Predicted 3D model of a 1422-nucleotide RNA (small-subunit ribosomal RNA) from a metagenome.
RNA sequence: GUUGAUCCUGCCGGAGGGUACUGCUAUUCGGAUUCGACUAAAACAUGCAAGUCGAGAGUCUUCGGGACUCGACGAACUGCUCAGUAAUAUGUAGUUAACUUGCCCUAGACUUGGGGAUAAUGACGGGAAACUGUCGCUAAUACCCAAUAGGUAUUCUGGUCUGGAAUGAUAGAAUACCCAAAGCUCCGGCGGUCUAGGAUAGGACUACAUCUUAUCAGCCUGUUGGGGGUGUAACGGACCCCCAAAGCUAUAACGGGUACGGGCCAUGAGAGUGGAAGCCCGGAGAUGGAUUCUGAGACAUGAAUCCAGGUCCUACGGGGCGCAGCAGUUGCGAAACCUUUACAAUGUGUUAGCGCACGAUAAGGGAAUCCGAAGUGCUGCAGCUCAGCUGCAGCUUUUGUCAAGUCCAAACAGCUUGGCGAAUAAGAGGUGGGUAAGACAGGUGCCAGCCGCCGCGGUAAUACCUGCGCCUCGAGUGGUACCCAGUAUUAUUUGGCCUAAAGCGUCCGUAGCUGGUUCUGUAAGUCCCUAGUGAAAUUCACCGGUAAACUGGUGAGCGUGCUGGGGAUACUGCGGGACUUGGGACCGGGAGAGGGUAGAGGUACUCCUGGGGAAGGGGUAAAAUCCUAUAAUCCUAGGGGGACCACCUGUGGCGAAGGCGUCUACCUAGAACGGGUCCGACAGUGAGGGACGAAAGCUAGGGUAGCGAUCGGGAUUAGAUACCCCGGUAGUCCUAGCCGUAAACGAUGCCCACUUGGUGUUAAAAACCUUACGAGGGUUUUUAGUGCCGUAGCGUAGGUGUUAAGUGGGCCGCCUGGGGAGUACGACCGCAAGGUUGAAACUUAAGGGAAUUGGCGGGGGACCACACAAGGAGUGAAGACUGCGGUUCAAUCGGAUCCAACGCCGUGAAUCUUACGGGGAUCGACAGCAGGAUGAAGGUCAGUUUAAAGGGCUUACCAGACAAGCUGAGAAGUGUUGCAUGGCCACCGUCAGCUCGUACCGUGAGGCGUGCGGUUAAGUCCGUUAACGAGCGAGACCCGCAUCUUAUGUUGCUAAUCCGGUAAGGAAGCACUCAUAAGAGACCGCUGGUGAUAAAUCAGAGGAGGGAGCGGGCGACGGUAGGUCGGUAUGGCCUGAAUUUCCCCGGCUACACGCGGUCUGCAAUGCACAAGCCAAUGGGUUGCGACCCCGAAAGGGGAAGCCAAUCUCCUAAACUUGUGCUAAGUUCGGAUUGAGGCUUGUAACUCAGCCUCAUGAAGCCGGAAUUCCUAGUAGACAAACGUCAUCAUCGUUCGUCGAAUACGUCCCUGGUCCUUGCACACACCGCCCGUCAAGCCAUCCGAGUGGGGUUCAAAUGAGGCCUUCCCGAUAUGAGAAUGUCGAAUUUGGGUCCCGCAAGGGGGGCUAAGUCGCAUCAAGGUA
Repeated sequence: GUUGAUCCUGCCGGAGGGUACUGCUAUUCGGAUUCGACUAAAACAUGCAAGUCGAGAGUCUUCGGGACUCGACGAACUGCUCAGUAAUAUGUAGUUAACUUGCCCUAGACUUGGGGAUAAUGACGGGAAACUGUCGCUAAUACCCAAUAGGUAUUCUGGUCUGGAAUGAUAGAAUACCCAAAGCUCCGGCGGUCUAGGAUAGGACUACAUCUUAUCAGCCUGUUGGGGGUGUAACGGACCCCCAAAGCUAUAACGGGUACGGGCCAUGAGAGUGGAAGCCCGGAGAUGGAUUCUGAGACAUGAAUCCAGGUCCUACGGGGCGCAGCAGUUGCGAAACCUUUACAAUGUGUUAGCGCACGAUAAGGGAAUCCGAAGUGCUGCAGCUCAGCUGCAGCUUUUGUCAAGUCCAAACAGCUUGGCGAAUAAGAGGUGGGUAAGACAGGUGCCAGCCGCCGCGGUAAUACCUGCGCCUCGAGUGGUACCCAGUAUUAUUUGGCCUAAAGCGUCCGUAGCUGGUUCUGUAAGUCCCUAGUGAAAUUCACCGGUAAACUGGUGAGCGUGCUGGGGAUACUGCGGGACUUGGGACCGGGAGAGGGUAGAGGUACUCCUGGGGAAGGGGUAAAAUCCUAUAAUCCUAGGGGGACCACCUGUGGCGAAGGCGUCUACCUAGAACGGGUCCGACAGUGAGGGACGAAAGCUAGGGUAGCGAUCGGGAUUAGAUACCCCGGUAGUCCUAGCCGUAAACGAUGCCCACUUGGUGUUAAAAACCUUACGAGGGUUUUUAGUGCCGUAGCGUAGGUGUUAAGUGGGCCGCCUGGGGAGUACGACCGCAAGGUUGAAACUUAAGGGAAUUGGCGGGGGACCACACAAGGAGUGAAGACUGCGGUUCAAUCGGAUCCAACGCCGUGAAUCUUACGGGGAUCGACAGCAGGAUGAAGGUCAGUUUAAAGGGCUUACCAGACAAGCUGAGAAGUGUUGCAUGGCCACCGUCAGCUCGUACCGUGAGGCGUGCGGUUAAGUCCGUUAACGAGCGAGACCCGCAUCUUAUGUUGCUAAUCCGGUAAGGAAGCACUCAUAAGAGACCGCUGGUGAUAAAUCAGAGGAGGGAGCGGGCGACGGUAGGUCGGUAUGGCCUGAAUUUCCCCGGCUACACGCGGUCUGCAAUGCACAAGCCAAUGGGUUGCGACCCCGAAAGGGGAAGCCAAUCUCCUAAACUUGUGCUAAGUUCGGAUUGAGGCUUGUAACUCAGCCUCAUGAAGCCGGAAUUCCUAGUAGACAAACGUCAUCAUCGUUCGUCGAAUACGUCCCUGGUCCUUGCACACACCGCCCGUCAAGCCAUCCGAGUGGGGUUCAAAUGAGGCCUUCCCGAUAUGAGAAUGUCGAAUUUGGGUCCCGCAAGGGGGGCUAAGUCGCAUCAAGGUA
């Protein structure tokens, strides 16, 4: 690190240590048992690595023991490597009564007498060489013969000793056989021989320990043993002849793979796990193999012979070589040094000794390989950007450098002393989390790249690259691969298996493991004491070498072990005896779908026959295929057939499980209860093994009514190889066999013991009560079974809980991330289908369990809303207006796009607006650089350019200081990003929700509270409850309207009174209306019903108003990355003389088309004309404009009043009355078009409004679909205002007229709450499966092909050995033969492994391919 969050399982990754390689970097010193082990036990040029002895002997001599030779000892050590080897190895402990041992030590005894050769050399030869031949001379500590001592074998004699045991040792006799010596001398000695003993070094044998694989289960013929021989130092089938037929194996034989073993090394708390090249011990090997000599010792390789392969020389005849010794070369590789010095030290060989030799060893050189030590400065003052840096002055000198001495075989290094001088000395990795360290800057823009894992990067990257800062370690620091730990993820210590991976489908039973009570013996296990051994090095402690490393010493520890001796006897084992409770047997009466066989029965179904009957039947959501006039379905009677066994029937019974259901009989098995008669531990479990084992399937033979895979047809559908329907084959049934699997499930192995309870039910028994006397009923108790609830405990939780998933014991089986895969290969079983056993490569960071909160469901329940229903009016058809899309255009600027864009931004684009297109023009604060008094910028005529313009250019004049030519930097930007933002707004939604504190529950996420019963518009209130309270919302509150009271009374009002003309009006008044304020009033308060006596609700009274009075304002926590950068603000990015700014013209007004919202209509509830009635809200000085005049009208000309309760806009309209029209494209409707006018404005063509006349289109009530509305509402009617120069079918407000319907419900849409399922959480617009197509990867099969290992057989067969023969004067000579061993080669067969392979098969991986939609919700057929 899996999740939105949680707990658990589980793996992956990181942090520690070690080994090898490697990147960057690097001052010095010490030490080390470091340095071609890993790959090629591959091949090697060159040099060196084993000699010594003159006191054994000969010859030559330069007279030096110099050279050659015979002889003696050594060369079997040392050194190198790890191929082979799974036991002829190693380790530990033993045995050798079955053996050897040169040199060395101790003791004893000897060292006598003879003989014949030969090398060197000389002569003559052969050969390229290597080498070799013939003849002649000569010596010995060389060789031979003899003696003595001695030895071996056999027989005899009779003892002694050791010992567990004589086959041993020892005495004597006889016979046979073998059979010793060596000398030299300097006279000191050194050697030689035999015997015995020791030491040292070995040989052989035994026990135990010693990797992996059973996808290796049987192996073996010298094999196992015996007798007799051969051979050896010695035992032995080691070998040979004969005889017997044994021997090993599940405690793993035999086979395959891998591997030198140990001390040790790494890691770890330890147990362990992994490694094992270096140093030590043991073994093995020397290019691959075989054989042998010499010798104390070899089967030797720096010895020989031969074969094979490699390589070299060659005169082609023939010869040489073996670095896994030290250096070094090539090759292989990621990977490993100098062709150095010396025998001075240690050690070995030799020698009488001195010495000599030694690539053993010592020493140097190289290598960051490891371990260890030190440094890269310190002090003071001053300055600065102050943990520090810089400057100056001083100090120190490990280190550096120079010099001398010492040390050394010689050097290096070191040590001692002196001079100089802070001088000569810091990097690597990291900086998102884990994990210490940047919310620093620039660049990049899912690109480049990073990343162990999680994950970063798509324009504001703390994660890439760079800079700066910081962090860690530091002469080092990072990376890669592997090992241990982490990991209790192999669990002995120390895990698990109901649901996460995991209990065999069930039982029987072999081996094994485990086993009741008691007595006795024994002492194998066990425990104690003691002795030996377990090498050193390594480890630890202390001491010494200046500290450490390192090294020396002392002690401890380690090796966890083995062996010998003595003791103990509780427990286990073993031998013996006894017991009864485990277990088994027996007896008794009951229960049961336990099993098998035979017989009998029942309903339904179907078929056939007869009769009746007459048009349909059947089937479905609806249909059709189908049956039916040859008579169906239906009714009825009879007959045939096969399968099945309703009700009873029950979380009842039986069985090991699978499973078992009508009745009767027979055969047969098991369990429970009761009795307590018998046996006496006989038991539990159970690897292998055996038996049984649903359904489907297979073989053979029957049977076939119904049902019914495959199949045919009909529907459904985009398709429908399905779901639905009509048919229907195998099968289902029986007999005999096979198969051997299931979600064979309680997803829970069997047995035993223990641990609170409650309540059912089945069987048995006992006691009691009752009785209708029945095998009746009931109660209690006990045992056995089977259910439910539940305590403690357990468990991640769900849950389980005496029927454990609790606590213990015994035995067995199984698990170890997901996928690949229960696949491949192999083996066994099967007729087949297939089953059992059962991997790997590769791929992947998850996969999984339980529970939580949401969301969702073509799940359930409750409730609500103009959601539906009941109604009213519409939209959708027509024309126009307006907005959008699309198209077009130079431009038709831009935004908004389901509800929640579309008369929206925009409350109104002719210019302006304006952001768009075309044309023209203008603008740079500030800084720097070019330029400028030889005149910058500017101004005024003229000419030219242009549609036009002192805008540009030319010329003339005026005037006098700046400067847009370049680089930066700005102003400005309706340029970009609403997915960087603020603010504001929309929608969920005026829905009833959203939370908090404390307490409680839960391991936790979370829950509870907020649930439930009522009630409400409401989480509104009441009651109850592990909750009690509180907050934001709701409500209250604020405003308006409706009633009343009080106050005030102009510009408002006028009931009474007065004046005036019965007028206008005035006075007067504030009663009324009205206006402006302040109050009152309504609260389920009262009565009754319902309800729980509550909350509340229904009805009523009173009242202006009645249950929120009506209408507004007020919008919780949050969500939609909703909208707006183009209202303003604002981060980043961009443009910057243009994406800034100004002017003119055009465009936003286009038009095949589609959509939204409106207006006007289609007419008679109407239209036209005439007359008549009634409002309210608002606005007004660039304004509203009375009134008068002119005009047919729009309008024009005058003009009072009004900054407004005063004047004005201002005639309201529908309506009422009257007349006409009479059902028509009309006297409906008004679009379109023509002509003439008016107004606004600089301007009315594109493109304004209005008036008059004329024209008079579509349209006769609107498909699917869809909108709004519950009362002063819908609908109808006009009015005012906003914008505004002009323009309203728009928006906002205002009044006038004024309905219908609501039973009700959750069916549609949407919402709230509870509950349920979920594989969803970007949350169903979710998730997700498989084929096909594309690319890549590994793998399996594969006709074959190539190579290798091993084994068997045959042939050839170098060479060796035994025996014999023959030649030969002799020989260790030549030749031949039999037998035997036998490398190697060839051929054939078996077996195993590897490489390649046409083609075939599946598997895995890979942002956006195709087809469907299988799974998750009842996933739409559970």
Its mean pLDDT, the model's own confidence on a scale to 100, is 81.